[in-house]
Context: one part of a larger RNA
RNA sequence: UGACGGGGGCCCGCACAAGCGGAGGAACAUGUGGUUUAAUUCGAUGGUACGCGAGGAACCUUACCUGGGCUUAAAUGUAGAGUGUAUGAAGUAGAAAUAUUUCUUUCCUUCGGGACUCUUUGCAAGGUGCUGCAUGGUUGUCGUCAGCUCGUGCCGUGAGGUGUCGGGUUAAGUCCCAUAACGAGCGCAACCCUUAUCGUUAGUUGCCAGCGGGUAAUGCCGGGAACUCUAACGAAACUGCCGGUGUAAACCGUGAGGAAGGUGGGGAUGACGUCAAAUCAGCACGGCCCUUAUGUCCAGGGCUACACACGUGUUACAAUGGCCGGUACAGAGGGCAGCUACCUGGAGACAGGAUGCGAAUCUCCAAAGCCGGUCUCAGUUCGGAUCGGAGUCUGCAACUCGACUCCGUGAAGCUGGAUUCGCUAGUAAUCGCGCAUCAGCCAUGGCGCGGUGAAUACGUUCCCGGGCCUUGUACA
Numbered sequence: 001u002g003a004c005g006g007g008g009g010c011c012c013g014c015a016c017a018a019g020c021g022g023a024g025g026a027a028c029a030u031g032u033g034g035u036u037u038a039a040u041u042c043g044a045u046g047g048u049a050c051g052c053g054a055g056g057a058a059c060c061u062u063a064c065c066u067g068g069g070c071u072u073a074a075a076u077g078u079a080g081a082g083u084g085u086a087u088g089a090a091g092u093a094g095a096a097a098u099a100u101u102u103c104u105u106u107c108c109u110u111c112g113g114g115a116c117u118c119u120u121u122g123c124a125a126g127g128u129g130c131u132g133c134a135u136g137g138u139u140g141u142c143g144u145c146a147g148c149u150c151g152u153g154c155c156g157u158g159a160g161g162u163g164u165c166g167g168g169u170u171a172a173g174u175c176c177c178a179u180a181a182c183g184a185g186c187g188c189a190a191c192c193c194u195u196a197u198c199g200u201u202a203g204u205u206g207c208c209a210g211c212g213g214g215u216a217a218u219g220c221c222g223g224g225a226a227c228u229c230u231a232a233c234g235a236a237a238c239u240g241c242c243g244g245u246g247u248a249a250a251c252c253g254u255g256a257g258g259a260a261g262g263u264g265g266g267g268a269u270g271a272c273g274u275c276a277a278a279u280c281a282g283c284a285c286g287g288c289c290c291u292u293a294u295g296u297c298c299a300g301g302g303c304u305a306c307a308c309a310c311g312u313g314u315u316a317c318a319a320u321g322g323c324c325g326g327u328a329c330a331g332a333g334g335g336c337a338g339c340u341a342c343c344u345g346g347a348g349a350c351a352g353g354a355u356g357c358g359a360a361u362c363u364c365c366a367a368a369g370c371c372g373g374u375c376u377c378a379g380u381u382c383g384g385a386u387c388g389g390a391g392u393c394u395g396c397a398a399c400u401c402g403a404c405u406c407c408g409u410g411a412a413g414c415u416g417g418a419u420u421c422g423c424u425a426g427u428a429a430u431c432g433c434g435c436a437u438c439a440g441c442c443a444u445g446g447c448g449c450g451g452u453g454a455a456u457a458c459g460u461u462c463c464c465g466g467g468c469c470u471u472g473u474a475c476a
Base pairs, nucleotide, nucleotide: 001476002475003473004472005471007470008469009468010467011466012465013464015460016459019423020422021421022420023419026315027314028313029312030311031310032309033308034306035305042053043052064301065300066299067298068297069296070295076124077123078122079121080120081119082118084116088103089102090101091100092099093098106115107114108113126290127289129288130287131286135284136283137279138278139277140275142273147186148185149184150183151182152181153162154161155160166177167176168175192267193266194265195264197235198234199233200232201231202230203229207224208223211222212221213220238261241255242253243252244251245250317416321375322374323373324372325371326370327369333364334363335362338357339356342353343352344351345350382413387408388407389406390405391404392403393402429452430451431450432449433448434447435446
């Protein structure tokens, strides 16, 4: 100087407390461990691995296994030699890769040759093989915590200290006061995006108040530019004003005004560093290793196994509910090898037609809710696993191993031990919708969007994590 303490002081955080809803019990989905296997490819492992890399494992992917092939090879260049092929068609063997047979068959030309293809020789290949403890780059975490430093000066023999401490204050090393310090940098804040209000401009594909026309009905039409909205610019919030406390910074107020009030809400933004943290399998790269194989092509299998253990989720155990009929209201996104209105067929998944739309124009497109009926506390009209049958769709191909539909079947489960997680407001809870990946999909995952919409916080003694000051130390 740090680190540590079941030392002290001050302070903060869904850290506790106060509440609401979960997990831990059940079934299933998914990841991991273990076991098994020819292979169950590899990585990630306290917090900071475990719906993680993977934003799509039937083939492909694919790196693994079994078997069958190739050896300058899948690609490209260069130098030398040879060839007229290449391409296309047909046949044979084969699981295919591939091997092989037959037919067809170039262009320019100064006739030297050149372009192109193939064969061959040489040089350069290739490796998801090892080392993340050789590395770059990127990332997690402490932590959006308030810290981390420098120049000059001063103090100290020196390591170093001071500044950065102290008194207040703040979300903040934020600001004020004091001060052997005076200044400065990286962080904080602000500048950026979005959301909440208003104005100006603009008015189509969006809108329809007033006027007119028209329809069974609809902004449908003429028209309008008000309103909503769209999308560009601007205004607006600064403790600015008032009152109180205070030297000041600042704090307090059911204050005023205001759409919004003290960081208005949300996002992006992550200081010096820590963990030899993660990644050589995104990529790049040093070294080492393989070179008729650890390279590469193909078929099939595996990554989907299953006495078991754990994590993360979904669905439930019901009446604030299930089922049936009727009826209403979003936002954000996507769409041409696409989204499809509408019509017909089907019990349905869907199929056959048909039209609009490269989209503020057409389309995908709501559910909880509301109204009415039924069930009456039961393993049930709860719950839907599992299994049998019949189908639909995608795709060369659904056996291993796809999703969906219909009929039947109808398991566990009656609110879950110790323990444990999330959340402070348009939040939790609950309800559906969209997108990426994608032929299809094992999506209950991820990322977004809106609808309905709570309870509670006395307080900081305690648990956890962190910041500052101080103290002890046989630790570095």